[in-house]
């Protein structure tokens, strides 16, 4: 800097207690959550091949595979609240 409303898990193996970044809600979790490994898959960023180019295919490198980044935290409008919308902040990934 750029993306982040879309995709995409096996009752496989190891281990067991908290985890989903943080706070507060709501989930998930001993019918094992999270982690870590093999295997499978998604394709976003780089990388190959095609093509003027738009874009498409591959799936080698990272990286993802609960929930819109799971929802808000700061601001602003809207409204009687509640909601809803919009721009930042934080964050992950490249």
């Nucleotide at each position: 800097c750029a993306u982040c409303a879309a995709g995409a898990g096996c009752u496989g193996g190891c281990a067991g207690a908290g985890g989903g970044a943080u706070u507060g809600g709501c989930c998930c979790g001993a019918u094992g959550a999270u982690g870590c490994c093999g295997c499978a898959g998604c394709a976003a960023c780089c990388u190959u091949c095609a093509g003027u180019a738009a874009u498409g295919a591959a799936a080698g490198g990272u990286g993802c595979u609960a929930a819109u980044u799971c929802c808000a935290a700061c601001a602003g409008u809207u409204g009687a609240c509640g909601u809803a919308c919009u721009g930042g902040a934080a964050g992950a990934u490249g």
The RNA shown here (SAM riboswitch aptamer (S box leader)) has 94 nucleotides and comes from uncultured Megasphaera sp. The source organism's lineage runs through Bacteria, Bacillati, Negativicutes, Veillonellales and Megasphaera. Its mean pLDDT, the model's own confidence on a scale to 100, is 83.